[in-house]
Context: one part of a larger RNA
């Protein structure tokens, strides 16, 4: 000298782009962070429309007995609907978000292959089909446990819920054959014979949507070479452990599991055991080699109170899903319930130290819808705090010598501060006033935001501080102090004239900052 997710002292005007819990993977109120389709479906409400029904008022005649009249209310039925809001079903909640040591020294990651050992939902492309039938249940209604969560019991109903049944092939298994192909098991492909397995409506009539094949995209998932940090004051380690057969179990190879068999298998090219830690693309250094380092963005793993475990699905052993334990918090009529902020704002606690319980879905993405000017989106755009970093601006420009005044020194003669200032001519960047006012949006829609920008008048007005001045290292003098009070990065300085300690005066460096500590090169 550069560098920093920094922090501490003094100081502090503006703007732009980033950036912010490095500690306690501690604890958590409140709210909010996944919902959506009515173009699957049945009821219930609600608003409307007609239409019957019962009863009747106003009014109109009236021989005073009565007759016509037929509203608003009320019930029932049938439709409608840019409505509600549960359940039943579908798809979505495995994306997005988080925070990294908690687990990981390991095929976890990087990187280069391999699957003749594998799957893949919505999405394209092609081709087949969609025909006939039952049996339930939820919501909802009685009864009915219970402090609550929360069920029970009978009874009623639908449906792209759920089960047969037909059909039935270039699928799929099985038996046998046929030429061909490869790195071993082995692979594709043909024709045959038997066998197996589907399906759902809905409609505004424009399509949507199902059911099976067979491709392709996208995404996974195994499994290999190599590479990945400290010690040897860690030298043996292993018993499903090496390997083989049966068998299970997987989408799929495999001790993945199980039964038998055999005695194997890793290590001095560091096995085990310990420690320490997410890796990587990148960033800091460095002329390079290298060495530190993984914080913000992007890949990619594990986790989402501990710990186990499964289930639904195309994918999950699932951060706001389930079970079962454990701690720990709340509720309770003690019998038993209810919760998981390592999403996002808060709040408590550690701490040197780290913002707002903010606005919007306008945009860009996701979920759902056949769509919507639809919905949901603390993802996303934004804003609001911190000089925490980088960046640009400004805090005045020109003149001016009577070299003022004060102030420090002084050999008293003078020197320095110093064109500094006053004063005289101008300016108008930033802030502050007053019009005007965007792009970002594809017809419509703009949260930022009456923001950014332009534009007018006008006042030098509102805006300079730290650090140092012994050498290293730019910058000297007075006075106090007297080995004393202190000073320091190293050398050192201070014991009576200190350019080294306070302080003043100049003076020298950087500047909205300037020091100081951490740490790394």
């Nucleotide at each position: 000298a550069g560098a920093u997710g920094a922090a501490c002292g003094c100081u502090g005007g503006c703007g732009g782009c980033g950036u912010g819990c490095c500690u306690a993977a501690c604890u958590c109120u409140u709210g909010u962070c996944a919902g959506u389709c009515a173009a699957u479906c049945g009821a219930a409400g609600c608003a409307c429309u007609u239409c019957c029904u019962u009863a009747u008022a106003a009014c109109u005649c009236u021989u005073c007995g009565g007759a016509g009249g037929g509203a608003c209310c009320a019930g029932g039925a049938a439709g409608u609907g840019a409505c509600u809001g549960a359940a039943c079903g579908g798809c979505g909640g495995a994306c997005g978000g988080g925070g990294g040591u908690a687990u990981u020294a390991a095929c976890g990651c990087g990187u280069g292959g391999c699957c003749a050992a594998c799957c893949u939902g919505c999405c394209u492309u092609a081709c087949u089909c969609c025909g006939g039938g039952g049996g339930a249940u939820a919501a909802u209604a009685u009864u009915u446990a219970c402090a609550a969560a929360u069920g029970a019991c009978u009874g009623c109903u639908a449906a792209u819920a759920c089960c047969g049944c037909a059909u039935a092939a270039c699928a799929c298994c099985a038996c046998a054959u046929u030429g061909c192909c490869g790195c071993a098991u082995g692979g594709a492909a043909g024709g045959g014979u038997g066998g197996u397995a589907a399906a759902a409506c809905c409609u505004c009539c424009g399509g949507u949507g199902g059911u099976g094949u067979a491709a392709g995209a996208u995404g996974g998932g195994c499994c290999c070479g190599c590479g990945u940090c400290u010690g040897a004051u860690u030298a043996c380690g292993u018993a499903g452990u090496u390997g083989g057969c049966g068998c299970g179990g997987u989408a799929u190879a495999g001790g993945c599991c199980u039964a038998c068999c055999a005695g194997g298998c890793c290590u001095a090219c560091a096995a085990u055991a310990a420690g320490u830690a997410g890796c990587c693309g990148g960033c800091c250094u460095g002329a390079c080699a290298g060495g530190g380092u993984g914080g913000a963005c992007g890949g990619u793993c594990a986790c989402c109170u501990u710990g186990g475990g499964a289930c639904u699905g195309a994918c999950a052993c699932a951060c706001g899903g389930c079970c079962c334990a454990g701690a720990c918090u709340c509720c309770u009529a003690c019998g038993g319930u209810a919760g998981g902020c390592c999403g996002c704002c808060u709040g408590g606690g550690g701490g040197a130290a780290u913002a707002u319980u903010g606005c919007a879905c306008a945009a860009u993405g996701g979920g759902g819808g056949a769509a919507a000017c639809c919905u949901c989106u603390g993802a996303u755009g934004c804003a609001g705090c911190g000089a925490c970093c980088c960046c640009g601006c400004g805090u005045g420009a020109g003149u001016g010598a009577g070299g003022a005044a004060g102030u420090a020194u002084u050999u008293c003669g003078g020197u320095a501060u110093g064109u500094c200032a006053c004063g005289c001519u101008c300016u108008a960047u930033c802030a502050g006033c007053g019009g005007g006012g965007a792009a970002g949006a594809a017809a419509a829609u703009g949260a930022c935001g009456g923001u950014a920008c332009c534009u007018g008048a006008g006042u030098a007005a509102g805006a300079a501080g730290c650090c140092c001045c012994g050498g290293c290292u730019a910058a000297c003098u007075a006075c106090g102090u007297g080995c004393c009070a202190g000073c320091a990065g190293c050398c050192g300085c201070g014991g009576u004239a200190a350019u080294a300690c306070g302080u003043a005066g100049g003076g020298g460096g950087c500047a909205a900052g300037c020091g100081u500590u951490a740490u790394c090169c």